A computed fold for a 73-nucleotide RNA from an uncultured Clostridia bacterium, annotated as transfer RNA. Its mean pLDDT, the model's own confidence on a scale to 100, is 81. It matches the Rfam family "tRNA". Its family is annotated with triplet codon-amino acid adaptor activity in the Gene Ontology. The sequence was found in a public genome assembly.
RNA sequence: CGGGGUGUAGCGCAGUUGGUAGCGCGCAUGGUUCGGGACCAUGAGGUCGCGAGUUCAAAUCUCGCCACUCCGA
Numbered sequence: 001c002g003g004g005g006u007g008u009a010g011c012g013c014a015g016u017u018g019g020u021a022g023c024g025c026g027c028a029u030g031g032u033u034c035g036g037g038a039c040c041a042u043g044a045g046g047u048c049g050c051g052a053g054u055u056c057a058a059a060u061c062u063c064g065c066c067a068c069u070c071c072g073a
Stems, first nucleotide, its partner, number of pairs: 001072007010025004019056001027043005049065005
C1' cells in the first nucleotide's frame, strides 16, 4: 500500500428478506437462610464504533472515516 472479517448493555454474543433492541453471565432490590452460597421474584443498565445519505421508518441498505484482526505485497 491492496483485499477480507469484526465493532450491539459491565463481559460474552444473537438480531438473514428495513417496522417497539434481545439472550446468558454479572449488577441492584426483595424473598428464602443464624449468616453466606444456591434457588425464586422483580428491576436497572444501550447516541447499535463515528459522521453523512436513501426511506414514512435504518443495528439492518449506500458512502466516507476510526479501532481491532487476518491474508497478500